Notes: A computed fold for a 75-nucleotide RNA from an archaeon, annotated as transfer RNA. Its mean pLDDT, the model's own confidence on a scale to 100, is 82. It matches the Rfam family "tRNA". Gene Ontology term of the family: triplet codon-amino acid adaptor activity. By type it is a transfer RNA. The sequence is in RNAcentral, with records from ENA.

């Protein structure tokens, strides 16, 4: 230097393929039930503008373009 995946809540993800429903799910967190207390179970909240910036679009996490980080592979 070329190619390919991959970034999304504190952590692990699904969704991208084929644009459209208010961006979901688990654990973790705070309340609260329950319990003599505590786990452990059940209710119930908050946390994301989807790695960054354009662009196309009525409408972008989704396309396209460039930049950033990380893996792999060729050289």
């Nucleotide at each position: 230097g070329g190619g390919c995946c991959g970034g999304u809540a504190g952590c692990u993800u699904a969704g991208u393929c084929c644009g459209g429903u208010u961006a979901g799910a688990g654990c973790a967190c705070c309340c609260g039930a329950c319990u003599g207390a505590u786990a452990a179970u059940c209710g119930g909240g908050a946390g994301g503008u989807c790695a960054a910036g354009a662009g196309u679009u009525c409408a972008a996490a989704u396309c396209u373009c460039u930049u950033c980080c990380g893996g792999c592979c060729c050289a």